[in-house]
RNA sequence: GGGCGCGUAGCUCAGUUGGCCAGAGCACGUCACUGAUAAUGACGGGGUCGAUGGUUCAAGUCCAUCCGCGCCCA
Numbered sequence: 001g002g003g004c005g006c007g008u009a010g011c012u013c014a015g016u017u018g019g020c021c022a023g024a025g026c027a028c029g030u031c032a033c034u035g036a037u038a039a040u041g042a043c044g045g046g047g048u049c050g051a052u053g054g055u056u057c058a059a060g061u062c063c064a065u066c067c068g069c070g071c072c073c074a
Base pairs, nucleotide, nucleotide: 001073002072003071004070005069006068007067010026011025012024013023019057028044029043030042031041032040050066051065052064053063054062
């Protein structure tokens, strides 16, 4: 330098050919239970989906560029 893949909540990930509320588990907070923990149950906070632009009535989901990580080739 070239090719490919990945980048969604603190962590691990899902999100079916764009479609109408961004989710799950764990973690965290409060409450219940307990003598007190743990476990269990209920409720709750937290993301604007790597960045910027574009297409569209509508984009996490398509296109372009860039950034980061990984693999391969030279």
Predicted 3D model of a 74-nucleotide RNA (transfer RNA) from Parcubacteria group bacterium CG08_land_8_20_14_0_20_43_9. Its Rfam family is "tRNA". By type it is a transfer RNA. The coordinates come from a structure-prediction model, not an experiment, and the mean pLDDT is 80. The organism belongs to Bacteria candidate phyla, within Bacteria. It was read from a public genome assembly.